A computed fold for a 347-nucleotide part of an RNA from a metagenome, annotated as small-subunit ribosomal RNA, central domain.
Context: one part of a larger RNA
RNA sequence: CUGGGCGUAAAGCGCGCGUAGGCGGUCGGGUAAGUCAGAUGUGAAAUCCCGGGGCUCAACCCCGGAAGUGCAUUUGAAACUAUUCGACUUGAGUAUGGGAGAGGGAAGCGGAAUUCCCGGUGUAGCGGUGAAAUGCGUAGAUAUCGGGAGGAACACCCGUGGCGAAGGCGGCUUCCUGGACCAAUACUGACGCUGAGGCGCGAAGGCGUGGGUAGCGAACAGGAUUAGAUACCCUGGUAGUCCACGCAGUAAACGGUGAUCACUAGGUGUAGCGGAUUUAUUCCGCUGUGCCGCAGCAAAUGUAUUAAGUGAUCCGCCUGGGGAGUACGGACGCAAGUUUAAAACUC
Numbered sequence: 001c002u003g004g005g006c007g008u009a010a011a012g013c014g015c016g017c018g019u020a021g022g023c024g025g026u027c028g029g030g031u032a033a034g035u036c037a038g039a040u041g042u043g044a045a046a047u048c049c050c051g052g053g054g055c056u057c058a059a060c061c062c063c064g065g066a067a068g069u070g071c072a073u074u075u076g077a078a079a080c081u082a083u084u085c086g087a088c089u090u091g092a093g094u095a096u097g098g099g100a101g102a103g104g105g106a107a108g109c110g111g112a113a114u115u116c117c118c119g120g121u122g123u124a125g126c127g128g129u130g131a132a133a134u135g136c137g138u139a140g141a142u143a144u145c146g147g148g149a150g151g152a153a154c155a156c157c158c159g160u161g162g163c164g165a166a167g168g169c170g171g172c173u174u175c176c177u178g179g180a181c182c183a184a185u186a187c188u189g190a191c192g193c194u195g196a197g198g199c200g201c202g203a204a205g206g207c208g209u210g211g212g213u214a215g216c217g218a219a220c221a222g223g224a225u226u227a228g229a230u231a232c233c234c235u236g237g238u239a240g241u242c243c244a245c246g247c248a249g250u251a252a253a254c255g256g257u258g259a260u261c262a263c264u265a266g267g268u269g270u271a272g273c274g275g276a277u278u279u280a281u282u283c284c285g286c287u288g289u290g291c292c293g294c295a296g297c298a299a300a301u302g303u304a305u306u307a308a309g310u311g312a313u314c315c316g317c318c319u320g321g322g323g324a325g326u327a328c329g330g331a332c333g334c335a336a337g338u339u340u341a342a343a344a345c346u347c
Base pairs, nucleotide, nucleotide: 003319004318005317006316007301008300012315014201015200016199017198021194022193023192025088026087027086028085029084030083031082033081034080035077036076037075038074039073040072041071042070049065050064051063052062053061054060091191092188093187094186095185096183097182098181103177104176105175106174107173108172109171110154115149116148117147118146119145120144121143125136126135162169163168206247207246208245209244210243211242215241216240220236221235222234223233258314259313260312261311262310263309266292267291268290269289270288271287272286273285274284275283276282277280296303297302320347321346322345329340330339331338332337
C1' cells in the first nucleotide's frame, strides 16, 4: 500500500457555523464529457504465450500466429453518471395559530444564614479533637435580645424533571433575545447532507488592569499525630473564589459511543403539544427523555427504533510497549504554557 478497525483492547476533533471538495429526491426532452460497441492507424525487434521447423534430444536457434490491458482519429448507442432545458412535491425551508422550558444578555428587588460593628441582659468559660493543644475570653468572650454594615450563595419546590451545539444553566420581577415542539392549511420548489483549511463558542485553574472581599481557602504560620510528618486532624490565613474589560484554550470537555438519512419484535414509566370516543385508573399520534427486553451484533461485558443491528454519504482518528504527547523546528501566548510532532536506543 491492498486492507482491517475506533463504548471498555491503539483509535470520534470539547462543541458549533461554514469555504473548497465529496455525495445527493421524482418525471420528461436535448447534448454526448464519463461509459459501452464497431472501424482505421499506431502500440519497433527480441522476450513471454500458441502452432510448426533446424542442430541425434534439450538448452539454443528459425518461421508463422496470438497478445500487447494503451493512445489517437472516426462511426454509432443513450440505460446510468455528468451537463442543459422544462416540470413536480415526498427532502429542505417560509408564513399563520398555540402552549412548555434553571436557553442567553442587562437592570432592579427579596428573605434565610455566616461574619463584623454598636447597644442591652449576663458570668467564666468558649472553641476544638480520637484525645489534646495552639487560639478566643474578666480590657467581659461564648450564650441571648435589639439595631446596623457588607459580600457571596439562592434551602424547601427539585423529579434517571426541563432547556442548551457543547461548555453549561436553578430566589423573584421587568426589558432585549436564540432555539426546539405541536396543530391545521397555504407558499417556495432540491434551495439538501457532510465538511480539509478557516471563523466562533468553550468548566475549573491560571495571567493582565481596575474594583470588591462575608464565608471558604492553595501558599504560609502555629498546635497536634508520628521514628520522622515539608501530610491526613485542629487554630489562623495570603493569592484565589466575586464584578468589569482583555488574555489563555485545556479536562475522565464522558454516553469514554462524529454528523445526517432510511429500514428492522415488543413491554412499561416520564416531559411537552394535539386528537378520538363508550368521559375512563381509557385509547391514539408526533417530539424529547428513562427502564426492561427479542432478533441481530459482540472476545466478553453488554447493546438492542435514543443501536454497539441492517444499509448509504461525508469528515476525523488508529496501526506493538517504552522513549514521548517528549526533543528540535514552526505557529500562537504577557507568562504559565498550548498546538503541530519525530528519531536514536530498548523490550